[in-house]
Context: one part of a larger RNA
RNA sequence: GCCUGCGAGUUUGUGGUAUGUGGCGAGGUUAACCCGUGAGGGGCAGCCGUAGCGAAAGCGAGUUCGAAUAGAGCGAUUCAGUCGCAUGCCCUAGACCCGAAGCGAAGUGUUCUAUCCAUGGCCAGGUUGAAGCGUGAGUAAAAUCACGUGGAGGACCGAACCGUUGUGUGUUGAAAAACGCUCGGAUGAGCUGUGGGUAGGAGUGAAAGGCUAAUCAAACCCCGUGAUAGCUGGUUCUCUCCGAAAUGCAUUUAGGUGCAGCGUUGCGUGUUGAUGAGUGGGGGUAGAGCACUGAAAGGGCUAGGGGGCAUACCCGCCUACCAACCCCUAUCAAACUCCGAAUACCAUUCAAUAGAGCGCAGCAGUGAGACAGUGGGGGAUAAGCUUCAUUGUCGAAAGGGAAACAGCCCAGAUCAGCAGCUAAGGUGCCAAAAUUACGCUCAGUGUAAAGGAGGUGAGGUUUCAUAGACAGUGAGGAUGUUGGCUUAGAAGCAGCCACCAUUUAAAAAAUGCGUAACAGCUUACUCAUCGAGAGACCUUGCGCCGAAAAUGAUUGGCGAUAAGCGUAAUACCGAAGCUCUGGAUGUCAUCUUAUGAUGGCGUGGUAGGAGAGCGUUCCCAGUGGAUUGAAGGGUGAUGGCGACUGACCCUGGACCGCUGGGAAGUGAGUAUGCAGAC
Numbered sequence: 001g002c003c004u005g006c007g008a009g010u011u012u013g014u015g016g017u018a019u020g021u022g023g024c025g026a027g028g029u030u031a032a033c034c035c036g037u038g039a040g041g042g043g044c045a046g047c048c049g050u051a052g053c054g055a056a057a058g059c060g061a062g063u064u065c066g067a068a069u070a071g072a073g074c075g076a077u078u079c080a081g082u083c084g085c086a087u088g089c090c091c092u093a094g095a096c097c098c099g100a101a102g103c104g105a106a107g108u109g110u111u112c113u114a115u116c117c118a119u120g121g122c123c124a125g126g127u128u129g130a131a132g133c134g135u136g137a138g139u140a141a142a143a144u145c146a147c148g149u150g151g152a153g154g155a156c157c158g159a160a161c162c163g164u165u166g167u168g169u170g171u172u173g174a175a176a177a178a179c180g181c182u183c184g185g186a187u188g189a190g191c192u193g194u195g196g197g198u199a200g201g202a203g204u205g206a207a208a209g210g211c212u213a214a215u216c217a218a219a220c221c222c223c224g225u226g227a228u229a230g231c232u233g234g235u236u237c238u239c240u241c242c243g244a245a246a247u248g249c250a251u252u253u254a255g256g257u258g259c260a261g262c263g264u265u266g267c268g269u270g271u272u273g274a275u276g277a278g279u280g281g282g283g284g285u286a287g288a289g290c291a292c293u294g295a296a297a298g299g300g301c302u303a304g305g306g307g308g309c310a311u312a313c314c315c316g317c318c319u320a321c322c323a324a325c326c327c328c329u330a331u332c333a334a335a336c337u338c339c340g341a342a343u344a345c346c347a348u349u350c351a352a353u354a355g356a357g358c359g360c361a362g363c364a365g366u367g368a369g370a371c372a373g374u375g376g377g378g379g380a381u382a383a384g385c386u387u388c389a390u391u392g393u394c395g396a397a398a399g400g401g402a403a404a405c406a407g408c409c410c411a412g413a414u415c416a417g418c419a420g421c422u423a424a425g426g427u428g429c430c431a432a433a434a435u436u437a438c439g440c441u442c443a444g445u446g447u448a449a450a451g452g453a454g455g456u457g458a459g460g461u462u463u464c465a466u467a468g469a470c471a472g473u474g475a476g477g478a479u480g481u482u483g484g485c486u487u488a489g490a491a492g493c494a495g496c497c498a499c500c501a502u503u504u505a506a507a508a509a510a511u512g513c514g515u516a517a518c519a520g521c522u523u524a525c526u527c528a529u530c531g532a533g534a535g536a537c538c539u540u541g542c543g544c545c546g547a548a549a550a551u552g553a554u555u556g557g558c559g560a561u562a563a564g565c566g567u568a569a570u571a572c573c574g575a576a577g578c579u580c581u582g583g584a585u586g587u588c589a590u591c592u593u594a595u596g597a598u599g600g601c602g603u604g605g606u607a608g609g610a611g612a613g614c615g616u617u618c619c620c621a622g623u624g625g626a627u628u629g630a631a632g633g634g635u636g637a638u639g640g641c642g643a644c645u646g647a648c649c650c651u652g653g654a655c656c657g658c659u660g661g662g663a664a665g666u667g668a669g670u671a672u673g674c675a676g677a678c
Stems, first nucleotide, its partner, number of pairs: 001678001003676004011093001013091001015090010027048003033042003052059002062074004096234002099231001103224002107220002114198009123188001125157003128153001132149006161185003166181004200216001202212003237613006247260005261366002263363007272356001275351007287339001288337002293333003297329004302323001304322002306319004369394010399410003414583004419579003425573003428558003434570007451545002455542010472529005478502003483497003508523001512521002584603008614667001616664010632651003639644001
């Protein structure tokens, strides 16, 4: 892992409550117990109901508070109960099942290990050479020095022994801690044998929360014990009807719970509901505005300051400084408003019948939401971010489209059909379905910004132009003069000032390049030639650049100049939508003896509520089958929406069904489920 079997809402209580059903009914009913083989009979104590109010005495259709005849609270003003049975839920108990870490009590352990006590054992070899002592030297005597002797030490090196520093191997190991190499101690606080002492909130500990039998921040064993678990996992047959929530308030509360909200079932009410139209309302949002409150730009006017001038003082003058009020122009605001919508909301009239609304009662689940559009807050006008409001979808929704894609677009699957029409989206091929007209784009644009550009289409404004424009070509472009200043120089062209005059068709005291300075080239300007449009700007469509990412690229692909983009039109394809044909079923209406017929409207669904059934084991009653072959096993025709049923045949060899009731150890694929087999 597979297979087979087992495996989870049960039972107790003359408990509570509701519903269904039955008996009796202003009453209903027995309990213990007794009699009886049994069936049954007795037992009337008690309980519930028939009257309430008050703490109570008590009073009583009233009563309590009260001084009250006031007022108020709870009642009465006829709406029946009670006892069984069954079912839903609650309480009580282990209470649907499995699961802790733990807590307590009584005991068992120091053959491991910690430490202590008693008594024994062990430590190759080598090295160093303390004190003391001796001799000599030395001293006044000492001290001191030298040599020898001596043999100290938690001394040194290093086996046994004890340990385990680093590393490699091992890691389902040879081993639940080892092996190889290396390393520390090795006469000491040393190592070790035997026997003994100390233990569970206790021991022992050169102290690591270490060790106390492979177990230690409280050992092990059994018991209390089915501890408790707001937590995780699991919870077994079928069909039908309806169908949520992830919100508010509170919570030692935040992944739990209570009440409300939203679901379902029954009863009642009977249009009261959603929605549309009409009518009547209040508002201060969006927008807008500046009349208030504030913010804030420029100008004018002009107080008050600053600065300068002047001044013995008093007066004054100026101001490219700051600036109030006021005026003009132009603005801003969630906590501004002279104004002010659309929606929404409230009321009402009409339409309006919806698995609408409202009330009471039984039973829930939910109280982690997600994304998208819109209006806001937080954040960075970041986030598949976070938090509100509002709508939708998913959640609990399949189908078609978006290549693929819970939350986007279309659309809500009762079942069957080799029938039809459409939605979104599409119609070159993959791949169902297309052609036409007029334009645009050349970038394979058709996926991105600020910004940049004689890309190109459309519309517009304006200037010049046959009295000849624009571009090109030919010619001229001069003189005073090298203007003055400055400068080493400054001659149109470093810089400063001025920018005149003459000759002219025209020509600047010079537009740019250039020279050390000149020179030289060029432009403005003019003529000729040429012969019809040329220049500047604005608005707009589609393109271009801007454009860099990590495995090989991508409109889904191929590919396409349309099969791209825009406008217009007509076809077609396209879904579980709609229609058609047939079947099933819920509900309502009508008819009907009827469980039947006809018609209308329905039948996606998680949590969950409600209903109807299938099957298993046993019991009672009835009725059947079976050695001419029961149950069981194999196969599975047939029937049923389904759970299921089950003919023939094979096997098997002795019991088994059906009908009507009853009772449950009543249905397995999941619980890292339990046991067995493979």

Overview
A computed fold for a 678-nucleotide part of an RNA from a bacterium, annotated as large-subunit ribosomal RNA, domain II. RNAcentral holds the full RNA, with entries from ENA. It matches the Rfam family "Bacterial large subunit ribosomal RNA". Its family is annotated with structural constituent of ribosome and ribosome in the Gene Ontology.